[in-house]
RNA sequence: GCCGGCUUAGCUCAGUUGGUAGAGCAGCUGUUUUGUAAACAGCAGGUCUAGGGUUCGAGUCCCUAAGCCGGCU
Numbered sequence: 001g002c003c004g005g006c007u008u009a010g011c012u013c014a015g016u017u018g019g020u021a022g023a024g025c026a027g028c029u030g031u032u033u034u035g036u037a038a039a040c041a042g043c044a045g046g047u048c049u050a051g052g053g054u055u056c057g058a059g060u061c062c063c064u065a066a067g068c069c070g071g072c073u
Stems, first nucleotide, its partner, number of pairs: 001072007010025004019056001027043005049065005
């Protein structure tokens, strides 16, 4: 230099044919316990890497940029 993949909650990851963003763990509250842990119930947490485009509507499609990973030279 060229090519490909990935970027979504604090962490690990889902997200179907474009139609109001989810799970597990972690956190908080409650129940239980002499107490802690565990268990159970509930709650909170997101402008989906950034910018632009298409569309009535974008995490999803298109373009550009950034970061990370891999391949080729």
The prediction has a mean pLDDT of 81. A computed fold for a 73-nucleotide RNA from a Candidatus Magasanikiibacteriota bacterium, annotated as transfer RNA. The source organism's lineage runs through Bacteria, Bacteria candidate phyla and Candidatus Magasanikiibacteriota. It matches the Rfam family "tRNA". Rfam describes the family as follows. Transfer RNA (tRNA) molecules are approximately 80 nucleotides in length. Gene Ontology term of the family: triplet codon-amino acid adaptor activity.